[in-house]
RNA sequence: AAAUAACUUCAGGGAUGAGUGUAAUUCUCUACUGGCGGUAUACUCCGCGAGCCAAUAUUGGCAUGAAUCGGUGCAAUUCCGAUAGCAACAGUUAAAGUCUGGAUGGAAGAAGGUUAUUU
Numbered sequence: 001a002a003a004u005a006a007c008u009u010c011a012g013g014g015a016u017g018a019g020u021g022u023a024a025u026u027c028u029c030u031a032c033u034g035g036c037g038g039u040a041u042a043c044u045c046c047g048c049g050a051g052c053c054a055a056u057a058u059u060g061g062c063a064u065g066a067a068u069c070g071g072u073g074c075a076a077u078u079c080c081g082a083u084a085g086c087a088a089c090a091g092u093u094a095a096a097g098u099c100u101g102g103a104u105g106g107a108a109g110a111a112g113g114u115u116a117u118u119u
Base pairs, nucleotide, nucleotide: 001119002118003117004116005115006114007113008111009110010109015030017029018028019027031098032097033087034086035048036047037046038045043085044084051062052061053060054059067083068082069081070080071079089101090100091099
């Protein structure tokens, strides 16, 4: 100096307004938001996490949304322009990405320091 392991800390955002109605932040119009890694910068490409169940607690099964066109360029479904589309589970006097809840939770991962081991 490098690698591995442990510890510590961090690690998800968003409804203004109007209409109808007994009742809707759930319907209609109009808005707003976008985890992590890879790659030419990604909500829509590839993969991971988050949800539910079971267990021998290593893991396995189920579930798991959505984009095209044009331009530039060596390279971009990632940039620019245009027009679209999508968003778990449970709850509710009316059907939810935005309300409430599991969650002051957990995790993909990220950062710095310390310790130990190996080269």

This is a predicted structure of a 119-nucleotide RNA (FMN riboswitch aptamer (RFN element)).
Its mean pLDDT, the model's own confidence on a scale to 100, is 79.
The model forms 97% of the base pairs in the Rfam consensus.